[in-house]
Context: one part of a larger RNA
RNA sequence: UGACGGGGGCCUGCACAUGCGAUGGAGUGUGUGGUUUAAUUCAAUGCAAAGCGAAGAACUUUACCAGGACUUGACAUGCCGCAAAUCUUCUAGAAAGAGAGGGGUGCUUUCGGGAACGUGGACACAGGUGGUGUAUGGCUGUCGUCAGCUCGUGCCGUAAGGUGAUGGGUUAAGUCCCACAACGAGCGAAACUCUUGUGUUUAGUUGCCACCUUUGAGUUUGAAACCCUGAGCAGACUGUCAGUGAUAAGCCGGAGGAAGGUGAGGAUGACAUCAAGUCAUCAUGCCCCUUAUGCCUUGGACGACACAUGUGCUACAAUGGCUGGGACAAAGGGUCGUGAUCCAGCGAGGGUGAGAUAAUUCCAAAAACAGUCCUCAGUUCGAAUUGCAGGCUGCAACUCGCCUGCAUGAAGCCUGAGUCACUAGUGAUCAUCGGUCAGCCAUAUGGUGGUGAAUUCAUUCCCGACCUUAUACA
Numbered sequence: 001u002g003a004c005g006g007g008g009g010c011c012u013g014c015a016c017a018u019g020c021g022a023u024g025g026a027g028u029g030u031g032u033g034g035u036u037u038a039a040u041u042c043a044a045u046g047c048a049a050a051g052c053g054a055a056g057a058a059c060u061u062u063a064c065c066a067g068g069a070c071u072u073g074a075c076a077u078g079c080c081g082c083a084a085a086u087c088u089u090c091u092a093g094a095a096a097g098a099g100a101g102g103g104g105u106g107c108u109u110u111c112g113g114g115a116a117c118g119u120g121g122a123c124a125c126a127g128g129u130g131g132u133g134u135a136u137g138g139c140u141g142u143c144g145u146c147a148g149c150u151c152g153u154g155c156c157g158u159a160a161g162g163u164g165a166u167g168g169g170u171u172a173a174g175u176c177c178c179a180c181a182a183c184g185a186g187c188g189a190a191a192c193u194c195u196u197g198u199g200u201u202u203a204g205u206u207g208c209c210a211c212c213u214u215u216g217a218g219u220u221u222g223a224a225a226c227c228c229u230g231a232g233c234a235g236a237c238u239g240u241c242a243g244u245g246a247u248a249a250g251c252c253g254g255a256g257g258a259a260g261g262u263g264a265g266g267a268u269g270a271c272a273u274c275a276a277g278u279c280a281u282c283a284u285g286c287c288c289c290u291u292a293u294g295c296c297u298u299g300g301a302c303g304a305c306a307c308a309u310g311u312g313c314u315a316c317a318a319u320g321g322c323u324g325g326g327a328c329a330a331a332g333g334g335u336c337g338u339g340a341u342c343c344a345g346c347g348a349g350g351g352u353g354a355g356a357u358a359a360u361u362c363c364a365a366a367a368a369c370a371g372u373c374c375u376c377a378g379u380u381c382g383a384a385u386u387g388c389a390g391g392c393u394g395c396a397a398c399u400c401g402c403c404u405g406c407a408u409g410a411a412g413c414c415u416g417a418g419u420c421a422c423u424a425g426u427g428a429u430c431a432u433c434g435g436u437c438a439g440c441c442a443u444a445u446g447g448u449g450g451u452g453a454a455u456u457c458a459u460u461c462c463c464g465a466c467c468u469u470a471u472a473c474a
C1' cells in the first nucleotide's frame, strides 16, 4: 500500500421490512444434465449456462451417423489441348453420378486468333463448422449507471509511498460549498442526444367537422376553428416567496404552472476484475488432415426416455364458466404479398377477386358493460390423452408440421422446506402487432395499447460502497 475481521462509524439500494403477485405440488411446452443410441453435431455451466448462440431442425438448414460416389476437386488464380454455350430424349439407378443419342451454332477479328461458357490433362494449389479463446484481433457479459480511477507541478518521507481525493456540511453523484501544503487537470457523474407530457407559429391531404348545405355513411359542396400529423419555436432554471443553514452549498414548505426540484422513460457503461465467453459470425499465428478431418448424394439423427433440474403456459373455479347482444385502442405489416364482398361448407378452409404501391384499402381487438343458464359438484371447473373423419402448406407431413369437427374426459380442490419479481400508469390482468417464415411445433422473443391496485412504520438484522482500526496474510 492492499487484502481480510461473526471490529467500529456513516450511507445508499425492492438489500431487509410492509404490501402484492408468482415459483417450488398437477398436466403440458421448451432448454439442460444424465442415460440410451450407428448418430442422438457443436458451443454456453454459481450469481454473469440452461425459451442461451437458434429472428423459426420434415428435405434443405446440418456441422452428426449409415450406405453409394469423386480426387486439381462444390469454390479461386495461373498453363496446355479439344469443343461455342444454353436446350432436349432414352437406359439401369434411391439420388449423386454414369452411359447412349438428338438438335444447335452465336459475339468479335488484322482471319492467325480472341472473349464468355463447357470439357480433358499436368502441377502450383484449393478446401477443413479439424485443435488451441491459456498464442490473438474484434465483439460481448459481469461488478454497475456503482461513484469511483488517475495525472502534472509542488510539498512531506531514507524509501516503498503519502498529500491532493482527508476534515465540517450537502448531493442521485469525488455533486457543490467551507476549511486545509497544496494548486490545477483528465477519464467517469452531470450536460449535450432520442421518445413522451403543455402551449404557440406554420402547413391543411389521404387526416379533422364547430357553423352552412347534404347523405345510407365527413358521402359530397363549402370551412381551417377543433382533432390529428409533420417541421420550427417557447417552456423548468431552486427562477420566485417564507422558514432553516455558517451571510455558503443546500434542505423544507408555498405560489404560479401542463410539468418542480434529475418531470417520466430510453440510448449512453470510467480505471480495472473474472487467463470470464466466443478459433462454430468474421478475421488470424502455430499445429494437424490432403484418394481425406476435403467434397457430392439418398436415407436416418439433432424430436430417443427409468430419471433429475431451469424457465414458461394452462388450471384447480362463482371476483367464475357457458351462451346470445351491442361498444371502445395504439403501434405495426402488406404487390411472388394483403385480401373486402358474395356463394356453398357445422368448421378449419375452398371458390370468386373489389380496393389499396397505402393517414385513402385490407389484416382487425379482448377483458370491460347490460342480460340468460349453471348453484359448489372432480361439476356446464379443468383440459391432458386417445380414436375416427377432414382441411392447408409443401417434390414430400411415417419417423417429425399446423389447423378443424365429432367422440373420449387424465392429474389437479391453491400447493412442504425454501426461493423470485415489483414503489405508479408500476404490479396484476386483457387482447393485439412485428421479425424469422412455403408451412410451423411461438405457450418464445421484441414492441403496442385497454382496465388498473396495495404497501413503504423504519434501518435491528442479511447482501454491497466510503472512512477508521486490529492483524506480519501478500
Base pairs, nucleotide, nucleotide: 001474002473003471005469007468008467009466011464013463015459019422021420022419023418026314027313028312029311030310031309032308033307034305035304042053064300065299066298067297068296070294073125077124078123079121080120081119082118087102088101089100090099091098107114108113127289128288130287131286132285136283137282138278139277140276141274148187149186150185151184152183153182154163155162156161166179167178168177169176193266194265195264196263198234199233200232201231202230203229204228237260240254241253243251244250303441320374321373323371325369332363333362334361338355342351343350381412386407387406388405389404390403391402392401428451429450430449431448432447433446434445

Small-subunit ribosomal RNA, 3' major domain from Erythroxylum plowmanianum, 474 nucleotides, folded computationally. The source organism's lineage runs through Eukaryota, Viridiplantae, Embryophyta, Euphyllophyta and Erythroxylum. Its mean pLDDT, the model's own confidence on a scale to 100, is 82. The full RNA is in RNAcentral, with records from SILVA.